[in-house]
Context: one part of a larger RNA
RNA sequence: GCCAACGAGUUCGAGUGUUCAGCUUGUCUAAGGGCUUCCGGCCCGGAGGCAUAGCGAAAGCGAGUGUGAAUAGCGCGUUUGCUGGAUGCUCGAGACCCGAAGCCAGGCGAGCUUGCCAUGGCCAGGGUGAACCCCGACGAAAGUCGGGGGGAGGCCCGAACCCGUGGAUCGUGCAAUAUCCUGGGAUGAGCUGUGGUAAGGAGUGAAAAGCUAAUCGAGCCUGGUAAUAGCUGGUUCUCCCCGAAAUGUGUUUUGGCACAGCGUCUCCCGUCCCGAUUAGUCGGGACAAACGGAACCUGGAGGUAGAGCACUGGAAGGGAUAGUAUGGGGGCAACCCCAGCUAUUUCUCCCAAACUCCGAAUGCCGGGUUUUUGAGGGAGGCAGUGAGAACGUGGGGGCUAAGCUCCACGCUCAAAAGGGAAACAGCCCAGAUCUCAGUCUAAGGUCCCUAAAUCGAGCUAAGUGCAAAUUGUAAGGAAGUGGGAUUCCAGAGAUAGCUAGGAGGUUUGCUCAGAAGCAGCAAUCCUCUAAGCAGUGCGUAACAGCUGACUAGCUAAGGAGUCCUGCGCCGAAGAUUUACAGGGGCUCAAGUUCGAUACCGAAGACGAGGCCCUGCACCUUUGGGUGCAGAGGGUAGGGGAGCGUCCCCAUUGCGUUGAAGUUCCGCUGGAAGGCGGGGUGGAGCGGUGGGGAGUGAGAAUGUUGGC
Numbered sequence: 001g002c003c004a005a006c007g008a009g010u011u012c013g014a015g016u017g018u019u020c021a022g023c024u025u026g027u028c029u030a031a032g033g034g035c036u037u038c039c040g041g042c043c044c045g046g047a048g049g050c051a052u053a054g055c056g057a058a059a060g061c062g063a064g065u066g067u068g069a070a071u072a073g074c075g076c077g078u079u080u081g082c083u084g085g086a087u088g089c090u091c092g093a094g095a096c097c098c099g100a101a102g103c104c105a106g107g108c109g110a111g112c113u114u115g116c117c118a119u120g121g122c123c124a125g126g127g128u129g130a131a132c133c134c135c136g137a138c139g140a141a142a143g144u145c146g147g148g149g150g151g152a153g154g155c156c157c158g159a160a161c162c163c164g165u166g167g168a169u170c171g172u173g174c175a176a177u178a179u180c181c182u183g184g185g186a187u188g189a190g191c192u193g194u195g196g197u198a199a200g201g202a203g204u205g206a207a208a209a210g211c212u213a214a215u216c217g218a219g220c221c222u223g224g225u226a227a228u229a230g231c232u233g234g235u236u237c238u239c240c241c242c243g244a245a246a247u248g249u250g251u252u253u254u255g256g257c258a259c260a261g262c263g264u265c266u267c268c269c270g271u272c273c274c275g276a277u278u279a280g281u282c283g284g285g286a287c288a289a290a291c292g293g294a295a296c297c298u299g300g301a302g303g304u305a306g307a308g309c310a311c312u313g314g315a316a317g318g319g320a321u322a323g324u325a326u327g328g329g330g331g332c333a334a335c336c337c338c339a340g341c342u343a344u345u346u347c348u349c350c351c352a353a354a355c356u357c358c359g360a361a362u363g364c365c366g367g368g369u370u371u372u373u374g375a376g377g378g379a380g381g382c383a384g385u386g387a388g389a390a391c392g393u394g395g396g397g398g399c400u401a402a403g404c405u406c407c408a409c410g411c412u413c414a415a416a417a418g419g420g421a422a423a424c425a426g427c428c429c430a431g432a433u434c435u436c437a438g439u440c441u442a443a444g445g446u447c448c449c450u451a452a453a454u455c456g457a458g459c460u461a462a463g464u465g466c467a468a469a470u471u472g473u474a475a476g477g478a479a480g481u482g483g484g485a486u487u488c489c490a491g492a493g494a495u496a497g498c499u500a501g502g503a504g505g506u507u508u509g510c511u512c513a514g515a516a517g518c519a520g521c522a523a524u525c526c527u528c529u530a531a532g533c534a535g536u537g538c539g540u541a542a543c544a545g546c547u548g549a550c551u552a553g554c555u556a557a558g559g560a561g562u563c564c565u566g567c568g569c570c571g572a573a574g575a576u577u578u579a580c581a582g583g584g585g586c587u588c589a590a591g592u593u594c595g596a597u598a599c600c601g602a603a604g605a606c607g608a609g610g611c612c613c614u615g616c617a618c619c620u621u622u623g624g625g626u627g628c629a630g631a632g633g634g635u636a637g638g639g640g641a642g643c644g645u646c647c648c649c650a651u652u653g654c655g656u657u658g659a660a661g662u663u664c665c666g667c668u669g670g671a672a673g674g675c676g677g678g679g680u681g682g683a684g685c686g687g688u689g690g691g692g693a694g695u696g697a698g699a700a701u702g703u704u705g706g707c
Base pairs, nucleotide, nucleotide: 001707002706003705004704005703006702011093012092013091014090015089016088017087018086019085020084021083022082023081026050027049028048032044033043034042035041036040054061055060064076065075066074067073096234097233099231103224104223105222106221107220108219114198115197116196117195118194119193120192121191122190123188125157126156127155128153132149133148134147135146136145137144138143161185162184163183166181167180168179169178200216202212203211204210237642238641239640240639241638242637247260248259249258250257251256261385262384263382264381265380266379267378268377269376270287271286272285273284274283275282276281291374293371294370295369296368297367298366299365300364306358307356308355312352313351314350316348317347318346319345320344321343322342323341324340326339327338328337329336330335388413389412391410392409393408394407395406396405397404418429419428420427433610434609435608436607438606439605440604444600445599446598447584448583449582453597455595456594457593458592459591465586466585476570477569480567481566482565483564484563485562486561487560488559489558497554498553499552500551501550503527504526505525508522509521510520533548537546538545611632613630614629615628616627617626618625619624643696645693646692647691648690649689650688651687652686653685654684661680662679663678664677665676666675667674668673
């Protein structure tokens, strides 16, 4: 890992709904007792419970009572049932199942290890050479020096022994701590044998919360015990109908709960008339109403979007007036002018969630009309949900960041399959009851992959692009190219090109070493002219030189700007591999803009048939049948109807001429399933009507067995 078997809402008590039954002259017996054929019944037993009256704290009163001064008002009442079976749910119990770490009690442990006690054992060899003693020399002595003896030490080196420093190996090992090399102690607080002793909040500890039997921040075993687990996981057959929530408030509360909201199931709910009936109520008929939805009409409240500056504030420029420290100018001075500042006022231009002289669209509340489309309200049983997500829009927070976060409105997903977007919960289209080589469409598409157009007119030359958005772009730059508007010049010849001229006063004046058109400052005239600047640029030390403006000629027909706009260009750099067209590939397109007509395209719609549910009508031997219309995606969850297993009762069957089980095959039902045949097997097993459960397995790191 696979297979098989086992494996999870049970039982008792209490309460409350639903349903069925019994009684209702209310109902039920409990303990206990009696009887008894098959141990399952039958009969006594009314003690007691519930009900029959409530209200009040109570005394108490009573269809009333409490409050209260009250004959007022108000609160609660003015009524019914009891018991049992089944079933939904709640509460108490282990309470759907498995799962802690833990807490407490009583015991078992010091054959491991820690300390201690008793009694034994062990430490090759070498080195150093303390005290003390003796001898010698010197000395007056104290003593000093030398030599010899001596053998101290938690002394030195180093085996045994004890330890475990660093590294390597090992790391399903030789080993649940080892091996090898290296290393520390090695006469001591040394090592060690045997025996003994101290333990669970306790021991022991040269102290690391170390050690106390591979276990220690409280050992192990058993018990309390099915501890508790707002947590995780798991929870077993089928079909049919409906179908959520991820919000609000509160919470030692935020991954839990309570109430509300949203789901489901049951019952009830308009007005009038007639009949029956003791009130209640029941039956029939007619009208179509109330309520809800939609559309239109209409009456309202409001201060958002926008806009505005009338208030509150902000803010740009100008004018006027007043004041004024100061600065500049004028004046002898008073003072005047200019600049600045403050305040007021005025004109012009703006800004505001906490500004408003104004002010929508929507939405909301009410009324009316139409429509019948169908919901709506009340009472109750049972829930789940209370982690939401993206997208669009209006906002807050953030950085007008985030697949960010928090609200609001909408939508989809959640709980929704199908088609499109290459792939892609939340985007676009569209809501799957089942079957069918059918028909039409949606979004999106129609060169090939790939179903359907190689349609028309433009634009683009960048492979720009072939990208709905999410997912790519700016400031800025450019005789790219298309379209449009407008101004000026032009056959009296424009623009470009070519030829020629471009002069004189004069080297203007100043400045300057120089300043001659061309460093700078000032001025910028006159003359000759077709025209020619006191000079546009280059150039020189300064001149010179070249060139431009300007003029004439030659040529010849368009030329020179500005603005708006389409599509392109540069700006443009990323990390595994081209690498954001899905690929091939595409250039009068297969890009892009406009236009036109076809076609393709879904589980949509239509067509044909089937199943099922609901409503209505008719029929009906009250089981249902027929017709018409509508509905049938679905998680949590609610409701309904069934299949199958084991056992019991009743009844009826099968079986050695072969039961159950098992295996292969066939038939059949809408599903769970059912039936039949062959083989195997060798003794039990079904149908029908009821009853009762240890009643359905794929998951729980499930349990046991097998492979």

The part of an RNA shown here (large-subunit ribosomal RNA, domain II) has 707 nucleotides and comes from a Patescibacteria group bacterium. The full RNA is in RNAcentral, with records from ENA. The coordinates come from a structure-prediction model, not an experiment, and the mean pLDDT is 82. The organism belongs to Bacteria candidate phyla, within Bacteria. Its Rfam family is "Bacterial large subunit ribosomal RNA".